This is a predicted structure of a 266-nucleotide RNA (Bacterial large signal recognition particle RNA). The sequence was found by an Rfam model in a public genome assembly. It matches the Rfam family "Bacterial large signal recognition particle RNA". From the family's description: The signal recognition particle (SRP) is a universally conserved ribonucleoprotein involved in the co-translational targeting of proteins to membranes. Clan: SRP clan. Rfam classes the family as a non-coding RNA gene.
[in-house]
């Protein structure tokens, strides 16, 4: 140096996030990424940090280390300007109510405002007449087989006769009771009343009326104050995408350097 067999090693890594901490089905990036079992409320492990079985390639373009450049990709936090939830005793703006003003308008007002003073009304309370209602009196009619009345036929009774007696029916009357008309009574009542008369009465508001002699209303506009709705502008706590440039972390790519066996022939 060659050829067999083998063994080390390799058959993917990174990010965030989890964890003490590393590895694992997820999720993102890269990319030529063996295969089965186990397992996210979880599973294996301890710094050469998944476990067991199986397969394949196998010491070098390939395994292993190191320096350079480059770099998909995430993480941090700062800054820019956009865009947002929530507040604000911050600023004007529009607008709505609502007290007040009386500047304009506009209606009352010398055929006399406002304000004041008298009277009455509207309240309260009592009482009178009406009026309706009832109930009484008065009035009319009915109205008792006996226990009403009054005449009492016939029949009964007493008597020697004369004559008496009690006394149904029927006549008539009336009680209570029932109806009925509606009166000049009489008593009580009332969700009555353009009616009367007495007493009370703060304020308001109607009304009449006296002196007096010029203002009143707030209807519209304005104007100052309260409140409230919208909108936007400043600020305060936070949120969201996005740009930038910084630090970490980094998969892959490339170039240059180093390193790694055994055994057996020849």
């Nucleotide at each position: 140096c060659c050829g067999u067999g083998c063994u080390a090693a390799g058959c993917g890594g990174g990010g965030a996030a989890g964890u003490a901490g590393c590895g694992g089905a997820g999720c993102c990036c890269u990319g030529a990424a063996c295969c089965u079992g186990c397992a996210a409320u979880c599973c294996g492990c301890u710094c050469c940090a998944g476990c067991a079985g199986g397969g394949c390639u196998g010491a070098a373009u390939u395994c292993c280390c190191g320096u350079u450049u480059u770099g998909a990709g995430g993480c941090a936090a700062c800054c820019g300007g956009c865009c947002u939830u929530g507040g604000a005793u911050a600023c004007g703006g529009u607008u709505u109510u609502c007290c007040g003003u009386a500047c304009g308008g506009g209606a009352c007002g010398u055929u006399g405002a406002u304000a004041u003073c008298c009277g009455g009304g509207u309240c309260c309370u009592g009482u009178g007449c009406a009026a309706c209602c009832a109930a009484u009196c008065a009035c009319c009619g009915u109205g008792a087989a006996c226990c009403a009345u009054g005449u009492c036929a016939g029949a009964u009774c007493c008597u020697a006769g004369c004559g008496g007696a009690a006394g149904c029916a029927g006549c008539a009357u009336u009680a209570a009771g029932c109806g009925g008309a509606g009166g000049c009574a009489u008593u009580g009542g009332u969700g009555u009343g353009c009616c009367g008369c007495g007493g009370g009465g703060a304020a308001g508001c109607c009304u009449g009326g006296g002196g007096g002699g010029a203002g009143u209303u707030a209807c519209c506009g304005g104007c100052u104050g309260a409140a409230g709705a919208c909108g936007g502008u400043u600020c305060c706590c936070g949120g969201g995408a996005c740009a930038g440039g910084u630090g970490c972390c980094g998969a892959g790519a490339a170039a240059c350097g180093g390193g790694u066996g055994c055994a057996c022939g020849g």